[in-house]
The RNA shown here (Bacterial RNase P class A) has 302 nucleotides and comes from a Flavobacteriaceae bacterium. The sequence is in RNAcentral, with records from ENA. The coordinates come from a structure-prediction model, not an experiment, and the mean pLDDT is 77. It is recorded under the gene name rnpB. Its Rfam family is "Bacterial RNase P class A". Gene Ontology terms of the family: tRNA processing, dimeric ribonuclease P complex and ribonuclease P activity. The family's RNA type in Rfam is ribozyme. NCBI's taxonomy places the organism under Bacteria, Bacteroidota, Flavobacteriia, Flavobacteriales, Flavobacteriaceae.
RNA sequence: CUAGUAAAUCGCCUUGUCGCUAUUUUUAAAUAGAGGAAAGUCCGGACACUUAAGUACAUCAUAGUGGUUAACAGCCACCAAUUGAGAGAUUAGGAAAAGUGCAACAGAAAGAAUGUACAGGUUAAGCUGUAGUGAAACCAGGUAAACUCUAUGAAGUGCAAUGCCAUGUAAACCAACGCUAAAGAGUUGUACGCUCAAUGUUGGAGGGUAGGCAGCUAGAAUAAGUUGGUAACAACUUAUCGAGAUAAAUGACAGGGGCUUUUAAUUAAGUACAGAAUCCGGCUUAUAGAUUUACUUAAAUA
Numbered sequence: 001c002u003a004g005u006a007a008a009u010c011g012c013c014u015u016g017u018c019g020c021u022a023u024u025u026u027u028a029a030a031u032a033g034a035g036g037a038a039a040g041u042c043c044g045g046a047c048a049c050u051u052a053a054g055u056a057c058a059u060c061a062u063a064g065u066g067g068u069u070a071a072c073a074g075c076c077a078c079c080a081a082u083u084g085a086g087a088g089a090u091u092a093g094g095a096a097a098a099g100u101g102c103a104a105c106a107g108a109a110a111g112a113a114u115g116u117a118c119a120g121g122u123u124a125a126g127c128u129g130u131a132g133u134g135a136a137a138c139c140a141g142g143u144a145a146a147c148u149c150u151a152u153g154a155a156g157u158g159c160a161a162u163g164c165c166a167u168g169u170a171a172a173c174c175a176a177c178g179c180u181a182a183a184g185a186g187u188u189g190u191a192c193g194c195u196c197a198a199u200g201u202u203g204g205a206g207g208g209u210a211g212g213c214a215g216c217u218a219g220a221a222u223a224a225g226u227u228g229g230u231a232a233c234a235a236c237u238u239a240u241c242g243a244g245a246u247a248a249a250u251g252a253c254a255g256g257g258g259c260u261u262u263u264a265a266u267u268a269a270g271u272a273c274a275g276a277a278u279c280c281g282g283c284u285u286a287u288a289g290a291u292u293u294a295c296u297u298a299a300a301u302a
Base pairs, nucleotide, nucleotide: 003296004295005294006293007292008291009290010289012257013256014255015254016253017252018251020033021032022031023030024029035273039284040283042282043281044280045279046278047158048157049156050155054192055191056190057189058188059154060153061152062151063150064078065077066076067075068074079093080091081090082089083088094149095148099147100146101143102142116131117130118129119128120127162214163213164212165211173204174203175202176201177200184196185195186194221240222239223238224237225236226235227234228233258271259270260269261268
C1' cells in the first nucleotide's frame, strides 16, 4: 500500500402554524406520546385458571467441563475437533462389545462373508504370504442430524387467560344412564390411585345476551458511580418515572440546514428496515448510509 477480523453508536436536525391521545389542574395551560429490531412466534419465564394428589409407562427435550441467571437449547470462560496465511470462525461435542440397520459403482467377494492371480504348503484344506478393485477386504473399521442405549429434565391452556357488575331469558322441553351410595366428570395420552357427585350427569333441539369495569403498565425497571470478577454478571449508593389506545392516538403543511449520489454550477435526485396492544430475558431475520475503537496482514514495493 492492499485486503480483512471482532465489537459498538447514530440512523435525519431545527423553526413556525394547525391537529390527535392520556394525565394533572390555576380551565386554559403544562407534561408525555411507536423500536433496534416493536417483526418472526423459535426458546425460557412472570401472572391467571383447570376443586385437592399423586405414581408408573408412553411421548418430547437437552448432552465436553465449569460459571452466570427468575429461567433457558441463551450468554461467558476453558478444552476438543474442523477450518483460515493470520486476527478469527463453526459445532445436534455422552455411548459403536446391549442390540438392529446402512454404504451406489468397481471387485471373485462388502460380513462375522468370500476365494480372482502368483508363490509356499497339505492325505485334503483360504492353511500362510503378496498383488489387484474400492472410501473401506484377517477376530474389519466407519456411521447414532439412522433406529437405539445411558444420564438429566418436562402438566396443559393462554390477557380472545381470568375476575367483578349490570341487563335479559325458558330454573322450561326431549332422550339415555343413575340415586342399594352410583352414572358421569376431573386440561398431552394410557393404566392405577384419589377427589367431587346424596334427585344428578351426559347428549339433543331451542331461547336470551355480545354492554361496562378490572387485568393495563413502578418493574426479575432504567441511568451514573464504587467494589468484586478474565468475562458473562453480582452487590451497594445516588437519581429518574419515559404510550396505555380499544376498530385502535403518536400527525399534516411551510421555511432553513445536515448526509449520500450527480452536475460546469445547491444543477438535479434521494434520505433505510419499518410501526406498540399483558409484560420481561434471549435467539433469528430485514436495514439507504454515516461514525468510532482494537487487532491481523499473504504477495508486491521501498